The RNA shown here (Purine riboswitch aptamer) has 102 nucleotides and comes from Geobacillus sp. The organism belongs to Geobacillus, within Bacteria. Of the family's consensus pairs, 100% are formed in the model. Its Rfam family is "Purine riboswitch aptamer". On this family, see Mandal et al., Cell 2003: "Riboswitches Control Fundamental Biochemical Pathways in Bacillus subtilis and Other Bacteria". Rfam links the family to the GO term purine nucleobase biosynthetic process. From the family's description: Riboswitches are metabolite binding domains within certain messenger RNAs that serve as precision sensors for their corresponding targets. Allosteric rearrangement of mRNA structure is mediated by ligand binding, and this results in modulation of gene expression. A class of riboswitches that selectively recognises guanine and becomes saturated at concentrations as low as 5 nM. In Bacillus subtilis, this mRNA motif is located on at least five separate transcriptional units that together encode 17 genes that are mostly involved in purine transport and purine nucleotide biosynthesis. It has also been shown that some members of this family are specific for adenine instead. Hence this family are termed purine riboswitches.
RNA sequence: UGAAAUCAUGUGCUGCACCUUCAUAUAUCCUCGGUAAUAUGGUCCGAGAGUCUCUACCGGGUCGCCGUAAACGACCCGACUAUGAAGGCGGAAUUAACUAGA
Numbered sequence: 001u002g003a004a005a006u007c008a009u010g011u012g013c014u015g016c017a018c019c020u021u022c023a024u025a026u027a028u029c030c031u032c033g034g035u036a037a038u039a040u041g042g043u044c045c046g047a048g049a050g051u052c053u054c055u056a057c058c059g060g061g062u063c064g065c066c067g068u069a070a071a072c073g074a075c076c077c078g079a080c081u082a083u084g085a086a087g088g089c090g091g092a093a094u095u096a097a098c099u100a101g102a
Base pairs, nucleotide, nucleotide: 018088019087020086021085022084023083024082025081026056030048031047032046033045034044041066042065050057058078059077060076061075062074063073064072
């Protein structure tokens, strides 16, 4: 001096994941069978249907109704899942509110 390898730092590109908001689907809806309770109750299990759709099809609350029977109803709040879109950016100073931690 050159090359290679290793390590560190920086920059750029690409991809993936995550979070938030929005859109579409679905109305967290509907039908049926079985099962259980009975005004301190109104449950649980299963099947079907609904989506250019996988999955899910429930939780909580309020009000009503049923005079003891076999049947529930209305409304409010909440998502999950599938697909798509946008955003979650950079610099300086300061204030307030909220959230989280000590």